[in-house]
């Protein structure tokens, strides 16, 4: 000097996933309630239809699609691309890096006012430049 690992710190990052109160009284990371945020179902009107256990259909989520090869075929696997998503106060532009999963309902759901129901887990520790904004800390 470089690389790797571990720990600590920050106006932290992702995501809806944060905050407040009560109970308990050894402690609450447990439980309950609320607020905020998020999701689903659910009229009229509008839209849609090909017969509904079959090519079943649908939901959360950025996580879909195309092509090629392999696999006896389907399925699947691999690779590349298109589209989409994240990157540290916000927006836009440029460049760069990464992700493109997983799960659920159970034959059933278009939109949808009133109304009804549900979730509020986890995982992490930074990428720079420009323009325009916003704003923190310290000192006086």
């Nucleotide at each position: 000097c470089a690389u790797u690992u571990a720990a600590u710190c920050u106006a932290g990052c992702u995501a809806a996933a944060c905050c407040u109160g009560a109970c308990g009284c050894a402690c609450g990371u447990a439980u309950c309630a609320g607020a905020g945020c998020g999701g689903a179902g659910g009229a009229a009107c509008c839209g849609g239809u090909u017969u509904a256990u079959u090519u079943g259909g649908g939901g959360c989520g950025a996580a879909u699609c195309u092509u090629a090869a392999c696999c006896a075929u389907u399925u699947g696997u691999u690779a590349a691309g298109a589209g989409a998503g994240a990157c540290a106060c916000c927006u836009u532009c440029c460049a760069g890096u990464c992700u493109u999963a997983g799960c659920c309902c159970g034959u059933c759901a278009g939109c949808u006012a009133a109304c009804u129901c549900c979730g509020u887990c986890g995982g992490c520790a930074a990428u720079g430049g420009a323009a325009g904004g916003a704003g923190c800390g310290c000192c006086c």